[in-house]
Context: one part of a larger RNA
């Protein structure tokens, strides 16, 4: 550089904007950069090829040709591709209408339940186990009833249901706010799709001020268990989980399946909208057909059959490791090899 791949063998960045760059709808005009043809110059020599010769052959040389796939100018074509212009409207995008929704943000409200104060009722156990014991409890516990605190999750609704680009989102109200769909068919006339560097956004844990802290519960401590038990079971229990602002940037971040677009046979549920109805778009499940596929299985939401951009892989280990760079308080993160060995 190039072939084959990239759901499970090695491979789709964690998603998403988006500069550069690749690619780009229909029509007509011009141009004639690409792109096709002719013609002319050059394209040293040798050397490779072909053909001939000459050293006894051959390595070698000699002599002819063919080639030098290139460049450079010149007349010529105009389908393509570019470039200029003109124009559509199927792609995109806007505007209107009434629906759906745990999509974000901020503030405020509620209720059950857990614990913990207080007061009354009661009395000797509770509690907790396979069995117990550590523990609590006559300073009166548990049970149970009344009224208080705090704090954190929001039972039922609930549903291979919604809603978001992914992380993700679940109580009820109010304000600000993003984004689909879906109908009329008005506008706008290609404004598009990809996207290396970049930029944001990103579960949990972890990390920094400052707050909270009810219940949970790494760490740690005791009881138990067992040869042992730095564990599984039990009691306790700090970080942490909760807020606010600031890192940090990993995950079986999975659909192990990158984004876009056309094209492809059916059964059946189920959500949102339209329609008087059949129905129809658009999401989301099941299950099959053709083709696919090593097989398993995908199968209109494709792993089918195509383009168009990007990011991946190249044998097992050593390793996602040293080292250097970068970034971060720090944990560490990214980038990312060799020797060596099978």
């Nucleotide at each position: 550089c190039u072939g084959g791949g990239c759901g499970u063998a090695a491979a789709g960045c964690g998603c998403a904007c988006g500069c550069a760059g690749g690619c780009g709808g229909u029509u007509c005009u011009g141009u004639a950069a690409g792109u096709c043809a002719g013609g002319g110059g050059u394209g040293a020599a040798a050397u490779c090829c072909c053909g001939g010769g000459g050293c006894u052959c051959a390595a070698c040389c000699c002599c002819g040709g063919a080639a030098c796939u290139g460049c450079c100018u010149u007349u010529g074509a105009u389908a393509c591709u570019g470039c200029a212009g003109a124009a559509c409207u199927a792609g995109a995008a806007u505007a209107u209408a009434g629906g759906a929704g745990a999509g974000g943000a901020u503030a405020g409200u509620g209720g059950a339940a857990c614990u913990c104060c207080c007061a009354g009722u009661g009395u000797a156990g509770a509690g907790g186990u396979g069995a117990a014991a550590u523990u609590c409890g006559u300073a009166g516990a548990u049970a149970u009833u009344g009224g208080g605190a705090a704090g954190a999750a929001c039972a039922c609704c609930a549903g291979u249901g919604g809603c978001g680009a992914a992380g993700g989102c679940g109580a009820c109200u109010a304000u600000c706010u993003g984004g689909a769909a879906u109908a009329u068919u008005a506008u706008u006339g290609a404004c598009g799709c990809u996207c290396a560097u970049g930029u944001g956004c990103g579960a949990a844990a972890g990390c920094g001020u400052g707050g909270g802290g009810a219940g949970c519960a790494a760490a740690c401590a005791g009881g138990a268990u067992u040869a042992g038990a730095u564990a599984c079971c039990c009691u306790g229990g700090u970080a942490g989980u909760c807020c606010a602002c600031g890192c940090c940037g990993u995950a079986a971040a999975c659909g192990a399946u990158g984004u876009g677009u056309g094209c492809u046979a059916g059964u059946u549920g189920u959500c949102g909208g339209c329609u008087a109805a059949c129905g129809c778009c658009g999401g989301u499940g099941a299950c099959u057909g053709a083709g696919c596929u090593a097989a398993c299985g995908c199968g209109u939401u494709a792993a089918g059959c195509a383009c168009a951009c990007c990011g991946c892989c190249u044998g097992g280990g050593g390793a996602g490791u040293a080292c250097g760079g970068u970034c971060g308080c720090a944990a560490g993160a990214u980038u990312a090899a060799a020797a060596c060995u099978c």
Molecule: small-subunit ribosomal RNA, central domain
Organism: Alphaproteobacteria bacterium